[in-house]
């Protein structure tokens, strides 16, 4: 960060950090310091990695020097031979070393390692000390000869030396001992001096120096052995063991020991995890972490183990031996096939494996090792170099200045911004790299000479010091320094949606792709790809893998378990853990001091050295540990003694569905028998199946049988839980109170264990009234294997035996203590008196409410989920799964244990909040229903839509809220569509240039647009330069688009809905989302008002303000009016005049629950009344809150983006939008007598009128026409109908109805064919009141009657919008339908029920269980066989002897075989599981989810 609309919690997943022996991708300047096969302990070509000593020995193969001899001759050269006398030295004997150094981690869970102890041991070389080193002997190599073999390698004979080998002598000490004694050593070499002889060589004796030798005593070093503690996982491994455990004796070892053997005993180990299986070298340390921890064991250091695999010994001080031996095995090589050779887990290197890890380098110069007296030799140890950005550290890739803010790029609101002082330019510098020159340190030794000490008889020798000379460097073209030249040679990688620093454009269009998690992408992507810009790090940067961290997400530090995962169903109880008061003692735990140890390196601190750093180095601290020792005694433990508060016993009482057995009672159901009695009963939403005339049901009597116990009965009682209910008896457990007495911590908890344990189920035998899985039938239904009904078997009951599970729940383990109150109930006790249905106090249970506290919240709250203690059990994301496999139990069903894994998802869950929803509840409203009136749906026509058709039938609107809608008017135009013909800067706008006034007359072609010809015409303003308008031509910027996107938008509109709601500020409550206010009690048309209230106020809505209408007043009086006065007419406000009335139009008044009575809470308000023209918003209108529907409109208009540009633009003519098997909506006219027709006659309002309305007259049947008059309108005009009066028709397809069609006309208009309206004559269709259904309306309303207007040349108008005339019926009421409001409740919904969601089946993919089998691995056991080899045995052979050869015994590697167990791979088939945009069937769950759900058991599909 991520679950949600939002919230809090729980909980997982993921990220940011550090690290690495790393690898991969892109990139790459230098240096320093480190590191470099993690995989195949796979196989290895080649070279090297352990030799050395001639001062141990016999010697002389090679080389060299010297000498001698011979030969050649160019007289000093060459060749040959000889001489171990010399330097030296192959091979050999002998000594020391090859047990170190170097490699690897296979094995090993303890024969290992770490820490600390211990006693029964050895120890070459080294150090110190004591003593000795006398005198003999015989061999074997080399060598020579003979000989076998391909080779490796031998065989025989002969000679010979030693510091090789063997005796003898000696023995202070050593070892053995029976205490008498006995046993056992040695080796010489080198240098010097002196003496003697031979005459410069040899011998002998002596002295001396030195290296060695033997014995012993100590030391040091190294090694062996033993003990304790610590050091992985698995119990789905619970028992293991026969030399096993101990003893005695013997053997054996360097040494203790069952180490080995004989005998004896039967032990030993194990829940504190034996045995078995899997994994693994251990440690100092390393990485991480605040720490505790976790992970790890490369490099460096200590220990162990191993050396092709397995076994074995020899030699030796040391090995059971990496570059030794023997045997067996596998593999490779050589071979003459007889036989032989080999072991890189040494350094390089090769193949192979792998994501992956270097040179077949130089040198012994330094450090170290072996040998040697030494020089010296050897040393792939080591020191260096090479390769690799593998890591860490350091440096550089330039510095300063430089605005015309260059060009280019990118973006843009077109102005500019940004890249950016960046570049260029100017002035400087030169680290590093390059070239050239110089140049430390690592070197100390060693050797020569001289001097002086020590030693000595000595000036030898040797040794030490000093002086001096000489002399040793792989690295190395070293480090470092100086000079030269020139900005010159040196920057990339990742990222830019949030986490997480960094944003824009283009391309793409759920494609291509990205992605650590959440998630991006379906035409405006900061998330893909590119670009510009930016951010981060930098010779590196990213990715992947891995570890720790964050993760308190295994919680010791430091978590939890009522509902999130989590308390065993309940009890008893062994081991274990924990445990009351007092005293004494002890010192195991505990505390303090000291000593030893805790290797070095590393970490840390303080210094020092490389220019710094990394790195190296000196010192310190630390190593939290272990052991020993001394002291202390509070606490825990041990021991001892006591106590009574915990626990228990006795006694006296008490309540109770506690348990078991036996008996018994009444009511009811059913059945049977009988009586009475007749047609139904029963059942349901309604029915049917069923029962009944063979007599049911009903009713009465009697009988049988089984099961269960009404009322009492109660958040009453008892029990550990499950559970227990009539009454009586017997047996029996527990509990409580009271009172004293007794025991004296006897206690609490409890893994394993044991017992109990509802219902269902199982076994055997009974029983069976009612009920009732399965099953049968009837209904319901699309289906109905269900719900409902009629039947009905197991079962339910009893006895005995199993099973052992439940939502076995308080979803709350047991025990103890403490912590405010109130109320009820049950069962005991004490005291008091006023003796009561009393009061107070005190125990044990059960229940409610609540404080503090706790809790995520809900809630819990002395019966805790509070505060503490003891012990047990359990949990660690969801699914897979309480499943598989294994074990145990069970007759089975199945249970239990302990419970997995692969795979899959980024959530799953809890509590609470706001909405929405409910076939939940309550209250209320509305022409919502009901009550009424009139319609629709049937007919004809008009009109709109769908569909179809068409070249086109332009486009849009689509439930209510599209469909007489946009369109207040399609013949052309409109017009957007189609066909045909034309134009291309364009029909329209702005700018430029040129020409022309504009304009106009006539003719020709053409359907026209258009094209061609032609006539007249020179205008307006002027500062005389020119300018404005218009027309034509030309070029380009641009125009143009009713083209797309209403899901990119503005604006406008519809709708819920004129419904009463929607919010805010402050305060308060809550962790929070949120709540409160706005809920509640009343009331209203209203969130209207009142009261109450942790709320107080406010806003948008309601209402009012506005318009109109109803009454009155004032003012005004023309074109309107005319009461009174006057004049006049056939008649008329016609005229004078009037201003009263009506009207007109300005301003006022009026109505406010104001007044009265009642109801109400004294309120708000309601009911009734008075007055009034009007009465409770008087009627009507305008006015539409927050928002919902991605509602409608890009075709009114505007507008982003995209698209077209001789066309998707523009013009013209004709056609189409008017089509027509059909379907729907909205209307008109009707079906007639409340009517039609004819005649007469009356009364409106509101509008319109000059390209107009037209009086009046005339003509025409009429539409209309010809005249003519008034009116720019309160003046003139367009103009009422129903009604009323009279007549006629008489119930019929009519004198109803008027469609359709024929004919003739009128009018408008360029033009009525497609396609106008109207008139007249004729024609005279359907239709006789309309199914299911559905619409409007509550009063001047419905119904009905006409009138006017807009648009408009005309009109398809029966539409729409206005106007008046006549003028009803009904409303009991809110059960139901629809819509809405408020409160409440449930919720698994939030795209919000048109929601969510389950299971089978079908398809694909994935992992997994079972499985006839099949094929491997490791280990054990039994039997057979058995190499080499050690000890021990042994007559014949060898040897003087010691001894050996040979043979055989035991043991044994390996091999073979048998049966069982164990663990992998694989498998026909099969089981379930998981996942997968749009498959099938149903609808199980979530609301009362439409049968409440769920748990356990059984049945069916």
């Nucleotide at each position: 960060g991520u679950u949600u609309g939002a919230u809090c919690c729980u909980g997982g997943c993921u990220c940011a950090g550090a690290u690495u022996g790393a690898a991969c991708g892109c990139u790459g300047g230098c240096g320093g310091u480190a590191g470099g096969c993690u995989u195949a302990a796979c196989a290895c070509a080649u070279g090297c990695a352990a030799g050395u000593c001639g001062a141990g020995c016999g010697g002389a193969a090679a080389c060299g020097a010297a000498g001698a001899a011979u030969a050649g001759c160019u007289u000093g050269c060459u060749a040959u031979u000889c001489u171990g006398g010399c330097g030296u030295c192959g091979a050999g004997c002998g000594g020391c070393g090859g047990a170190c150094g170097g490699g690897u981690g296979a094995g090993u869970a303890a024969u290992g390692c770490u820490u600390g102890g211990g006693a029964a041991u050895c120890u070459g070389c080294c150090u110190a000390g004591u003593c000795g080193a006398g005198g003999g002997g015989g061999a074997c190599a080399a060598c020579a000869g003979u000989u076998g073999g391909a080779a490796a390698c031998g065989a025989c004979u002969g000679c010979u030396a030693a510091u090789a080998c063997c005796g003898c002598a000696u023995a202070c000490g050593a070892c053995c001992u029976a205490c008498g004694g006995g046993u056992g050593a040695a080796a010489g070499g080198g240098g010097g001096c002196c003496u003697c002889u031979u005459c410069u060589u040899g011998a002998a004796a002596g002295c001396u120096c030195u290296c060695g030798c033997g014995a012993c005593u100590a030391g040091a070093u190294g090694a062996g052995c033993c003990c304790a503690a610590g050091u992985g996982g698995g119990a789905u491994u619970a028992g293991c063991u026969u030399g096993u455990u101990g003893g005695u004796g013997a053997g054996g070892u360097a040494a203790g020991a069952g180490c080995u053997c004989a005998c004896c005993a039967a032990g030993g180990c194990g829940a504190c995890g034996a045995u078995c299986c899997c994994u693994a070298g251990c440690u100092g340390g390393u990485c991480u972490g605040a720490g505790a921890g976790g992970a790890u064991g490369a490099u460096c250091a200590g220990c162990c183990a191993c050396a092709c695999u397995g076994g074995a010994a020899c030699u030796g001080a040391g090995a059971c031996a990496c570059g030794g031996u023997c045997c067996a095995g596998a593999c490779u090589c050589c071979u003459a096939c007889g036989g032989g050779a080999g072991g890189c887990a040494g350094c390089a290197g090769u193949g192979g494996g792998g994501a992956a890890u270097a040179u077949u380098g130089c040198a012994c110069a330094a450090u170290g090792g072996g040998g040697g007296a030494a020089a010296c030799c050897c040393u792939g140890a080591u020191g260096c170099a090479g390769c690799c950005a593998u890591a860490c550290c350091g440096c550089g890739u330039g510095u300063a200045u430089g605005a015309a803010g260059a060009a280019g790029g990118c973006c843009u609101u077109a102005g500019g911004g940004u890249u950016g002082u960046a570049a260029a330019g100017u002035a400087c510098u030169u680290u590093c790299a390059g070239c050239g020159a110089g140049g430390a340190g690592g070197a100390a030794a060693g050797g020569g000479u001289a001097u002086u000490g020590c030693u000595u008889a000595a000036u030898a020798c040797g040794u030490a010091a000093u002086a001096u000379c000489u002399g040793u460097g792989a690295c190395g073209u070293u480090a470092c320094u100086c000079g030269c030249a020139g900005a010159a040679g040196a920057a990339g990688c990742a990222c830019c949606g949030g986490c997480u620093a960094a944003c824009u454009c283009c391309g793409u269009g759920c494609c291509a792709g990205c992605a650590g998690c959440c998630g991006c992408g379906g035409u405006a992507a900061u998330a893909c790809g590119g670009a510009g810009g930016g951010u981060g790090c930098a010779a590196g940067c990213g990715u992947u893998a891995a570890u720790c961290g964050g993760a308190a997400u295994u919680a010791c530090u430091g978590g939890g378990c009522g509902u999130a995962a989590a308390g065993c169903g309940c009890a008893u109880g062994c081991a274990g853990g924990c445990g009351g008061u007092u005293u004494g003692u002890u010192a195991a735990g505990c505390g303090a001091g000291a000593u030893g140890u805790g290797a070095a390196a590393g970490c840390c601190c303080c210094g020092g050295g490389c220019u710094c750093a990394a790195c190296c180095u000196g010192g310190g601290a630390a190593c939290u540990g272990c052991a020993u020792u001394u002291c202390g005694a509070a606490c825990u433990g041990g021991c001892a003694a006591a106590c009574u508060a915990g626990a228990g016993u006795u006694c006296u009482u008490g309540a109770g569905a506690g348990g078991g057995u036996g008996g018994u009672a009444g009511a009811a159901u059913u059945u049977c028998a009988g009586g009475u009695g007749u047609a139904g009963c029963g059942g349901u939403g309604a029915a049917a199946u069923g029962c009944g005339u063979a007599g049911a049901g009903a009713u009465c009597u009697g009988a049988a049988g089984g099961a269960a116990u009404a009322c009492c009965a109660g958040u009453g009682g008892c029990g550990a839980a499950g559970g227990c209910g009539g009454c009586c008896a017997c047996c029996u457990g527990g509990c409580a109170a009271g009172u004293a007495a007794c025991u004296g911590a006897c206690g609490c908890u409890c893994a394993g264990a044991u017992g109990c344990g509802a219902a269902a189920g199982c076994g055997u035998g009974g029983g069976u009234a009612g009920c009732a899985a399965a099953c049968g039938g009837g209904a319901u239904u699309a289906g109905a294997u269900a719900c409902c009904c009629c039947g009905g078997u197991a079962g339910u009951c009893c006895a005995c035996g199993c099973c052992g599970u439940a939502a076995a729940c308080g979803a709350u383990g047991u025990c103890u203590a403490c912590u405010c109150g109130g109320a009820g109930u049950u069962u005991g006790g004490u005291u008091c008196c006023u003796u009561g249905a009393g009061a107070a106090c005190u125990g044990g249970g059960c229940u409610c409410u609540u404080a503090a506290g706790c809790u995520a919240a809900c809630g819990c709250a002395u019966u805790a989920a509070g505060u503490a203690g003891a012990c047990c059990g359990c949990c660690u994301g969801g699914g897979g799964a309480g499943u598989a496999c294994g074990g145990c139990c069970g007759c089975a069903a199945g249970g239990u244990u302990a419970a997995a894994a692969a795979c899959u998802c980024a959530a799953a869950u809890g509590a609470a909040u706001u909405g929405a929803c409910g076939g939940g509840g309550g209250c209320c409203c509305g022409c919502a229903c009901a009550a009424g009136c009139g319609g629709u749906g049937g007919a004809g026509c008009a009109u709109g839509u769908g569909g179809u058709u068409u070249a086109a039938u332009u486009c849009g609107a689509u439930g209510c809220a599209a469909c007489g809608c946009g369109a207040a008017g399609a013949a052309c135009c409109u017009u957007a569509c189609c066909u045909a013909c034309u134009c291309u800067u364009g029909a329209c706008a702005u700018c430029c240039a040129c020409a022309g006034a504009a304009c106009u007359u006539u003719c020709c072609a053409g359907a026209g647009a258009u094209g061609g010809a032609u006539u007249g015409g020179u205008g307006c303003c002027u500062u005389c330069g020119g300018g404005a308008a218009c027309u034509g031509u030309g070029a380009g910027a641009c125009a143009g688009g009713u083209g797309c996107u209403g899901c990119a938008u503005g604006g406008c509109u519809g709708u819920c809905g004129u419904c009463a709601g929607c919010u805010c500020g402050u305060g308060u409550u809550g962790u929070g989302a949120a709540a409160u206010g706005u809920u509640g009690g009343g009331u209203u048309a209203a969130g209207u008002c009142c009261c109450g209230c942790a709320a107080c106020g406010a806003g948008c809505g309601c209402a009012a303000c506005c318009c109109u209408u109803a009454u009155c007043c004032u003012u005004a009086u023309u074109u309107g009016c005319c009461a009174g006065c006057a004049c006049g007419u056939a008649a008329u406000g016609g005229u004078g005049g009037g201003a009263a009335c009506u009207c007109u139009a300005a301003g006022g008044a009026g109505a406010c629950u104001g007044c009265c009575g009642g109801u109400g809470a004294u309120a708000a308000a309601c009911c009734g009344g008075a007055g009034g023209a009007a009465g409770g918003u008087g009627g009507g209108g305008a006015c539409g809150a927050c928002g919902u529907c991605a509602a409608g409109u890009c075709a009114u208009c505007a507008u982003g983006g995209c698209c077209c540009u001789u066309a998707c633009g523009a013009g013209u003519a004709g056609g189409g939008c008017u089509a027509c098997a059909c379907a729907c909506g909205u209307g008109c006219u009707a079906c007639a007598a409340u009517g039609g027709c004819c005649g007469a006659u009356a009364c409106a309002a509101a509008g319109g009128g000059c390209a107009g309305c037209u009086a009046c007259c005339a003509g025409g049947c009429g539409a209309c026409u010809g005249g003519a008059u008034g009116c720019u309108a309160a003046u003139c005009u367009c103009a009422a109908a129903a009604g009323u009066c009279g007549g006629u028709c008489u119930c019929a397809g009519u004198u109803c109805g008027g469609a359709u069609c024929g004919g003739a006309g009128u009018c408008u208009g360029c033009a009525a064919c497609u396609c106008g309206a109207c008139u007249c004559c004729g024609u005279g269709a359907a239709g006789u009141u309309g199914g299911a259904u559905u619409c409007g309306c509550u009063a001047g309303u419905a119904a009905u009657c006409g009138u006017a207007g807009a648009u408009c040349a005309g009109c398809a108008a029966u539409g729409c919008u206005a106007c008046g005339g006549u003028g009803a019926a009904u409303a009991c009421g809110u059960u139901c339908c629809c819509g809405g409001g408020c409160c409440u409740u449930g919720u698994a919904c939030a795209c919000a029920c048109c929601g969510c969601c389950c299971g089978u089946c079908a398809a694909g993919c994935c992992a997994u269980g079972g499985a006839a089998g099949u094929u491997g691995g490791g280990a054990g056991u039994g039997c057979c066989u058995g190499a080499a080899g050690u000890c021990g045995g042994u007559u014949a052979c060898c040897g003087u002897a010691a001894g050996g050869a040979g043979c055989g015994u035991c043991c044994u590697a390996g091999g073979g075989u048998a049966a069982a167990a164990u663990u992998g791979g694989u498998a026909a088939c099969u089981g379930g599981g998981g996942c997968u945009a749009a498959g099938u069937c149903g609808u199980a769950a979530c609301a009362a989810g439409g049968u409440a759900a769920c748990c356990a058991a059984g049945g069916c599909c």
About this RNA
Predicted 3D model of a 1501-nucleotide RNA (small-subunit ribosomal RNA) from an uncultured prokaryote. The sequence is in RNAcentral, with records from ENA. It matches the Rfam family "Bacterial small subunit ribosomal RNA". Rfam links the family to the GO terms structural constituent of ribosome and ribosome.